Molecule: Bacterial RNase P class A
Organism: Myxacorys californica
């Protein structure tokens, strides 16, 4: 140095005072004795995922939001556990928004010759045309950088059109060749991601999906001030009304409740049409209460052993009851001991002991944080 786990510090013991729940028993009904329980690893953030209520159904589709290697744990998840690549470290591990870029759009500053189809600023070459010049003609040689030819080395960038090497050539180039690396097919291993291992093709197909988007898979909403049951109190009014009923938004399906009643005037006798009540409901003002009990403490529950499993976990047997209110309780002080620090006259003195901190409940993640202690594993000496 590495993973992981376990205890919690104002911690044990004592003593004297205090606070809330529940249960008793006394009461002068104001309380008072005894009994018994009384905060966390995060009670926090309210970030994901559930029970649990309610809204008629938790139905389809379209917007819309999430997840995203592969296998599995589980109610369930974005958690967890195996694993497989990729990546960092000698290592023990540690870290990854890890489907898709040959569907289609878009995008890429600056800098550069060129950012996606291709291209040439310095540069190399100048075989071969072309000027010039020698060698007295056919021929050949030397210059030049004018057509041309090239992409190796410079040089820019996050990224430059496979990497190394040898061959090869006027210079070069997958132009050939061996290795790597990609792509395609089979074969062997594995449930699988994927690993190997033959073959083939000179490479064709560059990036970003943390931009849209494409494909899988999943998601109805509100939330314990939910929701139930009592009591106390009040005052309705106005509007729409043939449709109303979903607590993101748009369409369907189902399913429920509703679509009435007199009178009058027209009339082709079928209905039309005013007028008054009256309708399931919806809107909008407005009174009215701030009380009780429930929801609510036995629960995907903790503890301990066995068994199955690498393991996350299941799974049987024992055993335990373990805060519940109101926003408000869960403490204070003194003595002795522990543990860190720092001092000396070596057994005393000074000093310190984190972050917090319940309120419907579980599962996780994420942040905060001090001091101890175990277990296993690297590395160097």
């Nucleotide at each position: 140095g590495g993973a992981g786990g376990c205890g919690a510090g104002u911690g044990a013991g004592g003593a004297c005072c205090g606070c809330g729940g529940c249960g008793u028993g006394c009461u002068u009904c104001g309380g008072c004795g005894c009994g018994u329980c009384g905060a966390g690893g995060a009670a926090a953030g309210u970030c994901c995922g559930a029970g649990c209520u309610c809204c008629g159904c938790a139905g389809g589709g379209c917007a819309g939001g999430g997840u995203g290697c592969c296998g599995g744990a589980u109610a369930a998840c974005g958690u967890c556990c195996g694993g497989g690549c990729g990546u960092c470290g000698c290592g023990a591990g540690g870290c990854g928004a890890c489907g898709g870029a040959a569907a289609g759009c878009g995008c890429a500053a600056c800098a550069g010759a060129a950012a996606g189809c291709a291209u040439a600023c310095c540069g190399c070459c100048g075989a071969u045309g072309g000027c010039u010049c020698c060698c007295g003609c056919c021929g050949g040689g030397a210059g030049c950088a004018c057509a041309g030819g090239c992409a190796a080395g410079g040089g820019u960038g996050a990224a430059a059109c496979g990497g190394u090497g040898c061959g090869g050539u006027a210079a070069g180039a997958g132009c050939g060749c061996a290795c790597c690396g990609c792509g395609c097919g089979g074969c062997u291993g594995g449930c699988a991601a994927c690993a190997g291992u033959c073959g083939u093709g000179g490479c064709a197909c560059g990036g970003c999906a943390a931009g849209c988007c494409c494909c899988a898979c999943c998601c109805g909403g509100a939330g314990c001030a939910a929701g139930g049951c009592c009591a106390a109190g009040c005052a309705g009014u106005g509007g729409c009304g043939a449709g109303g009923g979903g607590u993101u938004g748009c369409c369907c399906g189902c399913c429920c409740c509703g679509c009435g009643a007199a009178g009058g005037a027209c009339u082709c006798u079928g209905g039309u049409u005013c007028u008054u009540c009256a309708c399931a409901g919806c809107c909008a003002c407005g009174g009215g209460u701030a009380g009780g009990c429930u929801g609510c403490a036995c629960g995907a529950g903790g503890c301990c052993g066995g068994c199955g499993g690498c393991g996350a976990c299941g799974u049987c047997g024992g055993u335990c009851c373990c805060a519940g209110a109101g926003a408000a309780a869960u403490g204070g002080u003194c003595c002795u001991c522990c543990c860190c620090c720092g001092g000396c006259u070596c057994g005393c003195c000074g000093g310190g002991g984190a972050c917090a901190g319940a309120a419907c409940u579980c599962g996780g993640c994420u942040u905060a944080u001090u001091c101890g202690c175990c277990u296993c594993c690297c590395c160097g000496c």